A computed fold for a 535-nucleotide part of an RNA from an uncultured bacterium, annotated as small-subunit ribosomal RNA, 5' domain. Rfam family: Bacterial small subunit ribosomal RNA. Gene Ontology terms of the family: structural constituent of ribosome and ribosome.
Context: one part of a larger RNA
RNA sequence: GGAUGAACGCUAGCGGCAGGCUUAAUACAUGCAAGUUGAGGGGCAGCAUGAUAUACGCGAGUAUAUUGAUGGCGACCGGCGGACGGGUGAGUAAUAGGUAGGAGACCUACCUCAUACAGGGGGAUAGCAUAGAGAAAUCUGUGGUAAUACCCCAUGAGGUUAUAUGAAUAGAGGCAUAUAAUCAAAGCAUAAGCGAUUAUGCGGUAUGAGAGGGGCCUACUGACCAUUAGCUAGUUGGUGAGGUAAGGGCUCACCAAGGCGAAGAUGGUUAGGGGUUUUGAGAGAGAGACCCCCCACAUUGGAACUGAGAGACGGUCCAGACUCCUACGGGAGGCAGCAGUAGGGAAUAUUGGGCAAUGGGCGAAAGCCUGACCCAGCCAUGCCGCGUGAAGGAAGACGGCCUUAUGGGUUGUAAACUUCUUUACUACGCGAAUAGAGGUUAGUACGAGAUACUAAUAGGAAGGUAGUGUAGUAAAAAGCACCGGCUAACUCCGUGCCAGCAGCCGCGGUAAUACGUAGGGGGCUAGCGUUAUCC
Numbered sequence: 001g002g003a004u005g006a007a008c009g010c011u012a013g014c015g016g017c018a019g020g021c022u023u024a025a026u027a028c029a030u031g032c033a034a035g036u037u038g039a040g041g042g043g044c045a046g047c048a049u050g051a052u053a054u055a056c057g058c059g060a061g062u063a064u065a066u067u068g069a070u071g072g073c074g075a076c077c078g079g080c081g082g083a084c085g086g087g088u089g090a091g092u093a094a095u096a097g098g099u100a101g102g103a104g105a106c107c108u109a110c111c112u113c114a115u116a117c118a119g120g121g122g123g124a125u126a127g128c129a130u131a132g133a134g135a136a137a138u139c140u141g142u143g144g145u146a147a148u149a150c151c152c153c154a155u156g157a158g159g160u161u162a163u164a165u166g167a168a169u170a171g172a173g174g175c176a177u178a179u180a181a182u183c184a185a186a187g188c189a190u191a192a193g194c195g196a197u198u199a200u201g202c203g204g205u206a207u208g209a210g211a212g213g214g215g216c217c218u219a220c221u222g223a224c225c226a227u228u229a230g231c232u233a234g235u236u237g238g239u240g241a242g243g244u245a246a247g248g249g250c251u252c253a254c255c256a257a258g259g260c261g262a263a264g265a266u267g268g269u270u271a272g273g274g275g276u277u278u279u280g281a282g283a284g285a286g287a288g289a290c291c292c293c294c295c296a297c298a299u300u301g302g303a304a305c306u307g308a309g310a311g312a313c314g315g316u317c318c319a320g321a322c323u324c325c326u327a328c329g330g331g332a333g334g335c336a337g338c339a340g341u342a343g344g345g346a347a348u349a350u351u352g353g354g355c356a357a358u359g360g361g362c363g364a365a366a367g368c369c370u371g372a373c374c375c376a377g378c379c380a381u382g383c384c385g386c387g388u389g390a391a392g393g394a395a396g397a398c399g400g401c402c403u404u405a406u407g408g409g410u411u412g413u414a415a416a417c418u419u420c421u422u423u424a425c426u427a428c429g430c431g432a433a434u435a436g437a438g439g440u441u442a443g444u445a446c447g448a449g450a451u452a453c454u455a456a457u458a459g460g461a462a463g464g465u466a467g468u469g470u471a472g473u474a475a476a477a478a479g480c481a482c483c484g485g486c487u488a489a490c491u492c493c494g495u496g497c498c499a500g501c502a503g504c505c506g507c508g509g510u511a512a513u514a515c516g517u518a519g520g521g522g523g524c525u526a527g528c529g530u531u532a533u534c535c
Stems, first nucleotide, its partner, number of pairs: 001535004006531005013386006019379002021344001026342003030339003035080003040077002043073002047071003050067007087297003097221006106214003111210007119153004128143006158183009187202006223269003230260003235257008272294004276287004299320005322333004350376001352375003358372001359370004389420004399411005425472006434462001439457007446449001479524002482521002484505003490519002493516002500507002
């Protein structure tokens, strides 16, 4: 000098863009953060509509009851999603990360393409009803019911397994052929039709391929300590078996005695890794906030279940610590999601708005959900931009300060004063882009449809914001540290080795440009200085 997720002191007008618990992976009140699907199902608690009945009324109608008939729908069964998105960096020095490769050793829901299918039957169960237990959480018995829930049979283009064969290959679980055994499925909506049924769409099953995603293996690679020198018994290898989606001591039985190590094993300490970032001419040194990729974790430890995928943050079970409820028998909980609270700390924000956009989940769609996200609020925390006026104006005013003192110098064109401008501000108006799709209405085209295109229309949280027009007034808007040398900037007074200053050298003991004021000056500027850390 540069830099910072900074803090502290003094000061402070505005805007844009970014950033904001570095400490206690401490404990958490409250609200929200993952649902959706009625076009899978039985149904109907609640709402609305219709129908029927009864009562009242001259009538229109009103009231009550019944009815799933219709819109829809609480709870329930089923499907898909809760493995993404969001947070944190505790652990981890290598089952991680980075780079480059490998597999004849692998998996893959949704999506795309292709091929072949979807025939017949069965038994349950929740909701519900009923009976009970319990303070509650919740649970139990009995009865009966549905499905795209579950099960069985059939079929087998195809897959799997076994056996046999073939061509290559160093070899191998890859490829091809044959035989045997074995493995599937589900319907729903709309339209037409009296109906049987047909058409279309969305789904279902099997197989192959793809895309995207993931598991596994190998090599190299990047911290410190030798005041850590020996470490190892599933240890190292083999044969066989088990297990896995898959290779493998991954596990087991038997056999052999190996394997690693001064080119640093083992042990200890520290630490998430990378893209990047700071500095530097570079080499290098430091950092790993924000954003992106990977990993790990979710109160602590362990375990599996479900599933295409989890050893699952807002799932389950067990154990521990802690907190809460309790009728003392027993139960409930997990903010390292977004806000917020206490605590810790030098220190870090709102219990805000919206799904309008982008993206995600579900759905045929409308749509619903989304503290992801988009916005707003707070903070000079940083970067950038703008302003605090411009031109003229000498009696070089008053005052201050200095002085060689009837004087002079300086503050200083500075002020006053004159003219001008209005960024900003105030008042009154106008007023966005971000909106494309999809929705609704109409039209056109053709292959005549649940099609495509065109037009119109409604649709914005931010927001009456940004921007902009008119009018008005220089109007409300400058500080901070420094002035001995390094280092740009000097005098007076006070003090008298005192009080004090100080980054280093050093100042201060009676003429201090170094302390404390003042005047003046040089520096940076809505900031300035100090502290901390890195180069």